[in-house]
RNA sequence: CUCUUAUCAAGAGAGGUGGAGGGAUGUGCCCUAUGAAACCCGGCAACCAUCAGUUCAUAACUGAAAUGGUGCCAAUUCACACAAAACAAUCUUGUAUUGUUUUGGAAGAUGAGAG
Repeated sequence: CUCUUAUCAAGAGAGGUGGAGGGAUGUGCCCUAUGAAACCCGGCAACCAUCAGUUCAUAACUGAAAUGGUGCCAAUUCACACAAAACAAUCUUGUAUUGUUUUGGAAGAUGAGAG
């Protein structure tokens, strides 16, 4: 980097160092010297490993713990980005335009597995 698969509505400090940026991309909208990123400490969760149970079962499911491997700690993955449907409004009465909602997808993030 590519592929497969699961998850993404909850949760997490008014601490140190640090100094100007940050929220993937575009647009928007936000956060930030009442200090950004980053690092340290702290915390959250429980994906993998671990343990117990159900089971014919190394699968699957349920539960426990938080020791190890990750992850995460503004805003739903901050919103929208493509498609479909429903509803509403408008006049140009259309395979129309705009808006709202829902569903699916794309993209992204993270875990696990494979190349």

A computed fold for a 115-nucleotide RNA from Heyndrickxia shackletonii, annotated as SAM riboswitch aptamer (S box leader). The RNAcentral record of the sequence draws on Rfam and Ribocentre. Its mean pLDDT, the model's own confidence on a scale to 100, is 84.